[in-house]
């Protein structure tokens, strides 16, 4: 780093609909990915710089399913 298994949060409502899907209005979530260090935090005595579960919400998501950072176990 990869694969398999297990655990794994958050956030809605109205209307339309051939009533599963999906579409639209307004609202919302952040833990795939992406952007940013502007704030705060960490790494440093400081500056510079860097980073993230910090921030932004582009993407994605807001019943289930799926996805899912991260953690554990096994294997390569």
């Nucleotide at each position: 780093c990869g694969u398999g298994c297990g655990g794994g949060a958050g956030a809605g409502u109205c209307g339309g609909g051939a009533c599963u899907a999906c579409c639209g209005g307004c609202g919302c979530c952040g833990a795939a990915g992406g952007g940013g260090c502007a704030a705060a935090u960490c790494c440093u005595c400081c500056c510079c710089g860097g980073a993230a579960c910090c921030u932004c919400u582009c993407a994605g998501g807001c019943a289930c399913c799926a996805g899912g950072a991260c953690c554990g176990c096994a294997c390569g």
A computed fold for a 76-nucleotide RNA from uncultured Nocardioides sp., annotated as Glycine riboswitch aptamer. Rfam family: Glycine riboswitch aptamer. Rfam links the family to the GO term glycine biosynthetic process. Model confidence (mean pLDDT): 84 of 100. RNAcentral holds the sequence, with entries from MGnify.